[in-house]
RNA sequence: CCGGGGAGCCGGGCAGCCGCGUCAGGCCUUGGGAAACCGAGGCAUGCCGAGGAAAGUCCGGGCUCCGCGAAACAAGGGUGGCGGGUAACGCCCGCCGGACGCAAGUCCAGGGAAAGUGCCACAGAAAGCAAACCGCUAACCGGAGCAAUCCGGCAGCAAGGGUGAAAGGGUGCGGCAAGAGCGCACCGCGCGGCUGGUAACAGUCGCGGCACGGCAAACCCCACCCGGAGCAAGACCGAAUAGGGGCUGCGCGCCGCAAGGCGGGUCGGUUUCGGACCCAUGCAGCCCGGGUUGGUUGCUGGAGCGGCGCAGCAAUGCGUCGCCGAGAGGAAUGGCUGCCCCCGCACGGCAGGUCCCCCUGGGGAUACCGCGGGCGGGACAGAACCCGGCUUACAGGCUCCCCGGCAAA
RNA sequence: GGGCCUGUAGCUCAGUUGGUUAGAGCUGGCCGCUCAUAACGGCUAGGUCGCGGGUUCGAGUCCUGCCGGGCCCACCA
Numbered sequence: 001c002c003g004g005g006g007a008g009c010c011g012g013g014c015a016g017c018c019g020c021g022u023c024a025g026g027c028c029u030u031g032g033g034a035a036a037c038c039g040a041g042g043c044a045u046g047c048c049g050a051g052g053a054a055a056g057u058c059c060g061g062g063c064u065c066c067g068c069g070a071a072a073c074a075a076g077g078g079u080g081g082c083g084g085g086u087a088a089c090g091c092c093c094g095c096c097g098g099a100c101g102c103a104a105g106u107c108c109a110g111g112g113a114a115a116g117u118g119c120c121a122c123a124g125a126a127a128g129c130a131a132a133c134c135g136c137u138a139a140c141c142g143g144a145g146c147a148a149u150c151c152g153g154c155a156g157c158a159a160g161g162g163u164g165a166a167a168g169g170g171u172g173c174g175g176c177a178a179g180a181g182c183g184c185a186c187c188g189c190g191c192g193g194c195u196g197g198u199a200a201c202a203g204u205c206g207c208g209g210c211a212c213g214g215c216a217a218a219c220c221c222c223a224c225c226c227g228g229a230g231c232a233a234g235a236c237c238g239a240a241u242a243g244g245g246g247c248u249g250c251g252c253g254c255c256g257c258a259a260g261g262c263g264g265g266u267c268g269g270u271u272u273c274g275g276a277c278c279c280a281u282g283c284a285g286c287c288c289g290g291g292u293u294g295g296u297u298g299c300u301g302g303a304g305c306g307g308c309g310c311a312g313c314a315a316u317g318c319g320u321c322g323c324c325g326a327g328a329g330g331a332a333u334g335g336c337u338g339c340c341c342c343c344g345c346a347c348g349g350c351a352g353g354u355c356c357c358c359c360u361g362g363g364g365a366u367a368c369c370g371c372g373g374g375c376g377g378g379a380c381a382g383a384a385c386c387c388g389g390c391u392u393a394c395a396g397g398c399u400c401c402c403c404g405g406c407a408a409a
Numbered sequence: 410g411g412g413c414c415u416g417u418a419g420c421u422c423a424g425u426u427g428g429u430u431a432g433a434g435c436u437g438g439c440c441g442c443u444c445a446u447a448a449c450g451g452c453u454a455g456g457u458c459g460c461g462g463g464u465u466c467g468a469g470u471c472c473u474g475c476c477g478g479g480c481c482c483a484c485c486a
Stems, first nucleotide, its partner, number of pairs: 001405010012340007020049002023046002026043007051380001055391002058389005063230004076226005081095005096110001097108004111221002116219002118215003133161002135157003140153005169187006188210001189208008234297004244288007252263004264278004290485003304323008341378005349371002352369001353366006410482007419435004428466001437453005459475005
């Protein structure tokens, strides 16, 4: 220099002018409403004012209400090599195994198919405790031939061909009539032991002649995890209406003839109070019908952000110092100008580089590199209770590391 | 903001435990019948199964990521 790979970050900057929104306090004007309560409008000032994805709503939490109140089981759903991180995760880090790549490295829903059930279309002889279409073959039997041999039968075989996604280990040597794990060596596979490792797993030794095809993103089995709903959750207050209708559930036991007593329950409230009620209406839930389109709260300081140090391979954790960065209603965060930055386009101005000519100083050309001016463009997108992830969209740019090739030192 | 459902021909829908080349009705085109039209009969066209990726020998179907469409929700008594 060319090509490739990985990680992280930014996602326009500065200045001026104009504009928008919340909040704070100040001034002026004016209140609205039945009430709770809230201000409204204007002026100027000050602080602050979107994102890496605010998105999809795909996972995991916080928070709130409901349900159950020990755990567990059942149903349903999810996850799936091993170890670690974390509040938690289907996320992240490290390692293992497999596939791809010369390599850096990338990808993998990566448990179980010798627990069971099911499926494997078409083609093919045979597709699941397999089979013989073409084919190969000694002996024996029959036939032809003088004979070599040929044809057919009986029988043996699975090497080769062919079908298929897949045909019951692979290569080589021996063996045989032909063959075949039939025998042997190596590789593969399975089982067992030993060694190393926390483990997944790896290495090695012995045994087995090979018996166990694929699909679990088919049912299923194993291990582990999960109660449901969501800030339009929920709480308080107010206005209005028909303080209506229906359904379901709950709402007393003992003693006593009774009055009543004891205990208990339901509802309410200012936390232990003792109020109301207990067979007559009350409470709770759902549905129908009716009314309103109001206010306050939840509402943002948090698993927060930045720097440094320590532990760790890393994810991350701990310590310390500093900082406060929207809280909102259909909802603001923008526009113009100038300079700069980046990209593209055409122009042809310059002549630094480059090339050519004369020659040691000039002349000429300029597609490309460079300089100067001109025009156009600068993405994806937009908070709405808040976090941690994943996925998807994204003009352009920056930094660091690694691998391969070429050249030079 | 939050939750749920759905996508197959121009329209309305089928599509079995994944299996060869995805069907039906209406509509459209052509032909027949008729004097002519309708109805009827026959033939025929028309499909990126919303799009991409994966699992599998094989995907409309199974899994996953996007895209489009539709529905629901508040408060009071």

Two RNAs folded together computationally: RNase P RNA and transfer RNA, 486 nucleotides in total.